[in-house]
RNA sequence: GGCCCGGUAGCUCAGUUGGUAGAGCACCCGGCUGAAAACCGGGGUGUCGGCGGUUCGAGUCCGCCCUGGGCCACC
Repeated sequence: GGCCCGGUAGCUCAGUUGGUAGAGCACCCGGCUGAAAACCGGGGUGUCGGCGGUUCGAGUCCGCCCUGGGCCACC
């Protein structure tokens, strides 16, 4: 330098043909307890890596860039 895969909640990850952003765990509030754990009820906490483009509408499509991993090439 070329190619491939990934980047979405605090963490691990889903997200279908472009049409209201989700799950588990964690966390917070309340209940229960002498207190805590467990359990029960409630709460999503988010600039979908960044900037632009297409579209009535973009996590999803297109371009460039950043970043993690892998393969190839050069030296």
The prediction has a mean pLDDT of 81.
Transfer RNA from Aquificaceae bacterium NHSK-567, 75 nucleotides, folded computationally.
Taxonomically the source falls in Aquificaceae (Bacteria, Pseudomonadati, Aquificia, Aquificales).
It matches the Rfam family "tRNA". Rfam classes the family as a transfer RNA. About the family: Transfer RNA (tRNA) molecules are approximately 80 nucleotides in length. Its family is annotated with triplet codon-amino acid adaptor activity in the Gene Ontology.
The RNAcentral record of the sequence draws on ENA.